Transfer RNA from a Gaiellaceae bacterium, 74 nucleotides, folded computationally.
RNA sequence: CCCCCGGUAGCUCAGUGGAUAGAGCGCGGCUCUCACGAAGCCCGAGGUCGCGGGUUCGAAUCCCGCCCGGGGGA
Numbered sequence: 001c002c003c004c005c006g007g008u009a010g011c012u013c014a015g016u017g018g019a020u021a022g023a024g025c026g027c028g029g030c031u032c033u034c035a036c037g038a039a040g041c042c043c044g045a046g047g048u049c050g051c052g053g054g055u056u057c058g059a060a061u062c063c064c065g066c067c068c069g070g071g072g073g074a
Stems, first nucleotide, its partner, number of pairs: 001073007010025004018057001027044002029041003050066005
């Protein structure tokens, strides 16, 4: 320098044009318990979807540039 993959909740990840962006774990609450833990709850909080621009009626999703991480090539 070139190519490929990835960046979404605290962590691990789904979602590849359309409804309010989700799951598990974790965190908080409640039930239970003397208490803690475990278990249960159709309880809750938590997000600029890496950043900027573009396309579109509509973008986490498509296009361009950049940043960060991983891999390959020269």

Model confidence (mean pLDDT): 82 of 100. The source organism's lineage runs through Bacteria, Bacillati, Actinomycetota, Thermoleophilia and Gaiellaceae. It matches the Rfam family "tRNA". Rfam classes the family as a transfer RNA.